A computed fold for a 107-nucleotide RNA from Thiobacillus sp. UBA6205, annotated as TPP riboswitch aptamer (THI element). Its Rfam family is "TPP riboswitch aptamer (THI element)". Its family is annotated with thiamine pyrophosphate binding in the Gene Ontology. Rfam's curators write: Vitamin B(1) in its active form thiamin pyrophosphate (TPP) is an essential coenzyme that is synthesised by coupling of pyrimidine and thiazole moieties in bacteria. Lineage of the source: Bacteria > Pseudomonadati > Betaproteobacteria > Thiobacillaceae > Thiobacillus. Model confidence (mean pLDDT): 79 of 100.
RNA sequence: GGCCAUCGCUAGGGGUCUGCGGCAGCCGGAUUCGGUUGCGGCAGUGAGACAUACCCUUGGAACCUGAUCCGGGUCAUUCCGGCGUAGGGAAGCGUGUUGCGCUUCCU
Numbered sequence: 001g002g003c004c005a006u007c008g009c010u011a012g013g014g015g016u017c018u019g020c021g022g023c024a025g026c027c028g029g030a031u032u033c034g035g036u037u038g039c040g041g042c043a044g045u046g047a048g049a050c051a052u053a054c055c056c057u058u059g060g061a062a063c064c065u066g067a068u069c070c071g072g073g074u075c076a077u078u079c080c081g082g083c084g085u086a087g088g089g090a091a092g093c094g095u096g097u098u099g100c101g102c103u104u105c106c107u
Base pairs, nucleotide, nucleotide: 001103002102003101004099007094008093009092010091011057012056013055014054017044018043019042020041022039023038024037025036026035027034028033063088064087065086069082070081071080072079
């Protein structure tokens, strides 16, 4: 000197599952059970399970396809790992010796 992390502003992208029981409606059956819809509670995992909060934006595993996938584990699951040097996927400006960051040149 250059690049990046970080931070700020603006814009954009993305996901929202599983189990348990409660209340109400509807249907079927009948001495009490099953199915379904809505509401909201608790629990599990996680950054995040509707929170305008969280995460991610090409140096891209945020997220999607593959996938009604494979192995492991669990009460169950988008739980863990593989798949994955696979194929897709949404950016600009500024700050930038704060960080034992990377790199080049001079001394």